Formats: sequence, structure tokens, C1' cells
RNA sequence: GGAGCGGGUCGGACGGUCGCCGGCGGGAUUCCCCGCCGGAGGAAGGUCCGGACUCCAUCGGGCAGGGUGCUGGUCAACGGCCAGGCGCAGCAAGUCGAAAGACCCAAGGCGACGGAAAGUGGCACAGAGAACAGACCGCCGAUGGCGAACCCCGAGGGCGGCGGGCCGGUGAAAGCCGGUCGGCACUCCCGGGGUCUUCGCCAGGCAAGGGUGAAACGGUGAGGUAAGAGCUCACCGCGUUCGUGGCGACACGGACGGCACGCCAAACCCCACCCGGAGCAACACCGCAUAGGCACGCGUUCCGGCCGUCAGGCCGGGCAGGGCGGCCCGCCCGAGCGUGCGGGUAGGUGGCUAGAGCGCAGGAGCAAUCCUGCGCCCAGAGGAAUGACCGUCGGACCGGGCAACCGGUCGACAGAAUCCGGCCUACAGACCCGCUCCAACU
Repeated sequence: GGAGCGGGUCGGACGGUCGCCGGCGGGAUUCCCCGCCGGAGGAAGGUCCGGACUCCAUCGGGCAGGGUGCUGGUCAACGGCCAGGCGCAGCAAGUCGAAAGACCCAAGGCGACGGAAAGUGGCACAGAGAACAGACCGCCGAUGGCGAACCCCGAGGGCGGCGGGCCGGUGAAAGCCGGUCGGCACUCCCGGGGUCUUCGCCAGGCAAGGGUGAAACGGUGAGGUAAGAGCUCACCGCGUUCGUGGCGACACGGACGGCACGCCAAACCCCACCCGGAGCAACACCGCAUAGGCACGCGUUCCGGCCGUCAGGCCGGGCAGGGCGGCCCGCCCGAGCGUGCGGGUAGGUGGCUAGAGCGCAGGAGCAAUCCUGCGCCCAGAGGAAUGACCGUCGGACCGGGCAACCGGUCGACAGAAUCCGGCCUACAGACCCGCUCCAACU
């Protein structure tokens, strides 16, 4: 310098005008005015985990239910974070190759990563066979059987051939024709036997190869075999065991074992550890809200008349109390009224923002994190304030211009609600740092 990864910080600046919320001070004194100061975020979001705090329950333990799950550390706690182990996938670089690709694979990425030789269960489709496995294609057919070829033996038959004997016909004879007898060679059929060789079929052997599948009961190579196979051997894997290193997960090495023990626990289940419930609309306090509850006191249920289906109704008088601004008279209403107690709702106040707080420096630690010192105070609303506009500068983009510059547009995601620690999700743009590989130089 290039390439690839990983992480962090910021997320417009300054000023003015008009508003809003809170605090302090001052002036007014009935709720108003003035001044000063403070006033959203890295996620305030989702509400997914963990705590603080409050109330209820609670001796302790267990069951049920829920959660967590490699190791070590960190933390108030956590399913978070840091470091490490193991596994998986894999880009660049590298090696091989003509290429396709294969091997290897830095930094970095991903992993609910306890237990499958405790039990139960599942493994779709495809496939012959899916867990005490299986034989479709294929290989063999050693062993056994059948058949054929082949070889050997035996007896018989037949067309024809060769030569011969006898009889008949014919002829002068040689000969020719017919019949018959036995011989030789060839050939065919039949029977029996053989298995050196070949073929087909069956029983049977095999699981190497093909094929199916996410997965086929160790892998590669050699020996071996009829063909094969951990059948045997070497290496790798796996298991048991021992040693060494490490706090540990685990790693490395030796010996033994021919291979048993496929995968799934984000299926039930087993093991270890953790968890009481509800949540600031928690909770506490103030109060003559209204209505309702309880207790006490006062009053009505009285008198006359009428009606009546005997429940009662109507009219007049009386009556605690109430209304007509306080009192008296008067008028009207009239069956309830008054006092006390206690709990809750509405309302008000607290909880409520000084905290596992922030900044800087030093120290311990690889780091997360912790310790020490100094400094700082940083929203507190409650239907819920934190806003709108303007100017200057700065950023990005577009257009014009040789340029200086000019004009226009844009400026993300989002917004506290008891408070913290995390995780996850959203985010225009700007800046910074670290790690690894390659190349060059020193």
C1' cells in the first nucleotide's frame, strides 16, 4: 500500500423570537407577573430475560409446574458478558489439476454443546432392507441336484456304401437284375458310466460393486477366496485402560480389543442446578365528595269524612324536617330528617429520581470486570412538557460556471412515564481503532 473481517464513537454547531414543563428567587395576594437555571435516546422502542423496591404468603422439606445445561471466570442477578475447549460450514491465500473441481483453510462466522451401552417411542417418501436388518440388479456356483455339449463302454436298428457266400431269373459266357445271410467301416438312435473342460437352470454361498435414501450395521489399501467378507494384516476411526500436560472442558502418547454402541432428548424421559405470588394502575398517607353500610336520636304510622273487590285509596286538619338570601309573620313542599362510626371509589399528596450514577486519572487482569483518588449533579410530567419559525456556518446530492463561487433540494430511526443491568429490533450520514492474509522496502 492492497484485500478481507471485527469493533467503537458521534448522530448537526452557534444565535435570535414566540410558547410549554419543573426548580429557585422576587413582586403581588387568589392565582397572576418578572428574572435566572435545567428540560429525551443510543435505542427512551419490543416488553424477551435478570434484579432493586413495595405489598401479600411463608418454620422447614417435598410433589406438581417452569427455567437453565461444554469448561473456567465475571456480575446484585441473568438465558447477559469475557476467555478457552470441541464440533460444523467455509471466502481469500496456498497445494494439485488443462478445466471442472478436489484437498487444506488465516482473521472472522455458526452451534439449546449434560445423558441415546436406564427405559418407552419415532425414523415420512423412496427402497429388497430403517435397527436382533436385508437381497432388486449384480458376483460366485466351491458343495449338492437336473439338463446339454464332451469322453468312454455296451447292445440293437436303419438309409446308403464297400467287398463276399448262397438261391432264383436271364444269358453262350463274362456279367447284369432280384432275394437272402453274415462281415467291415461310417453314421444315427437307445442304454450305462465319467467329470479333465464348457454351458444353462435350481438349491446354495456373498454383501465387494450398482441402485434407493437425510441415514444402509466402520473407512482406505493389501493379502485371501469359487466369489466375497475384520476372514487376516497395515494405517485411520471407535471402545477399554494406563501415563503425561492442563484448575477444567480437553489434548497428546502407549498398551489391549476385530468393532460391540445408527440418528433423534427443539419426543417422552433421566441427571445436576435455580425459581413463592403479584406488580408503581405496586404500596402508604390525607379527606365531611356523592351514593351505599352500621349505631343512636327525632318524626311519621294521628284525628274527621267519603269510597272500597277489606290490600288500600281520596279530601281536609295536624306533624320532625326542608324551601322562599339572616330573623319573625305568611306561603309552599312534606315522610323521612339529623348526629356519630368505619372501609372503599372519585380527588389530593408521597413513592419520584443521588444512582449496582457519570467524567477523568492511576492500578490489578489477556479480557469481561474490579479497586483507589479527584471532580460533577444530569428531565421528573401525570392525559402526560421537552415545540414552532428565522438567520449564519458546516455536511450530502443536483444544476450552472475554467475557477473562485452562485442557486435549489435533503438531513435518518425514533420520543421518557418507578428505577437499573442485558438481549433483540430500527437507523440518512460522518469519523476512529484493531486483527489476519498478500506485496514491496528496511
Predicted 3D model of a 442-nucleotide RNA (Bacterial RNase P class A) from Quisquiliibacterium sp. Model confidence (mean pLDDT): 78 of 100. It is recorded under the gene name rnpB. It matches the Rfam family "Bacterial RNase P class A". By type it is a ribozyme. Of the family's consensus pairs, 95% are formed in the model. The organism belongs to Quisquiliibacterium, within Bacteria.